[in-house]
RNA sequence: AUCUUCGGGGUAUGUGAAAUUCAUAAUCGGCGGUGAUUGAUAUUGUUAUCAUAAGUCCGUGAGCCGUAUAUAGCGGCUGAUUCGGUGUAAUUCCGAAACCGACGGUAAAGUCCGGAUGGGAGAAGAU
Numbered sequence: 001a002u003c004u005u006c007g008g009g010g011u012a013u014g015u016g017a018a019a020u021u022c023a024u025a026a027u028c029g030g031c032g033g034u035g036a037u038u039g040a041u042a043u044u045g046u047u048a049u050c051a052u053a054a055g056u057c058c059g060u061g062a063g064c065c066g067u068a069u070a071u072a073g074c075g076g077c078u079g080a081u082u083c084g085g086u087g088u089a090a091u092u093c094c095g096a097a098a099c100c101g102a103c104g105g106u107a108a109a110g111u112c113c114g115g116a117u118g119g120g121a122g123a124a125g126a127u
Base pairs, nucleotide, nucleotide: 001127002126003125004124005123006122011025012024013023014022026111027110028101029100030060031059032058033057038051039050040049041048042047055099056098063077064076065075066074067073081097082096083095084094085093103114104113105112
């Protein structure tokens, strides 16, 4: 570089004419990076290598807006964390308490239905 495959999770009850949308109580966490966790292997040991470890840190994808005939491309927008502990070092470990979640539909939606048998950050394999 080309090709192939893979590539997002989650609900019960109550009220009501009607709600997986309200109320109450639950529940879920894409991809890459960082990282003191954990495991494996090697080593007398120090230690080294590999795997693994953040929804809220850094970046990114889906989504929306503009441009455009239009896919692409280009430009823009796009959520949320504190406190305590240990320590040389942690918004990552341990403890506790919080918080967040595109667009369209519909009784007001992270969890239902739809665009989507789509797109995709990227991952693995083959040549």
This is a predicted structure of a 127-nucleotide RNA (FMN riboswitch aptamer (RFN element)) from a mouse gut metagenome. The prediction has a mean pLDDT of 79.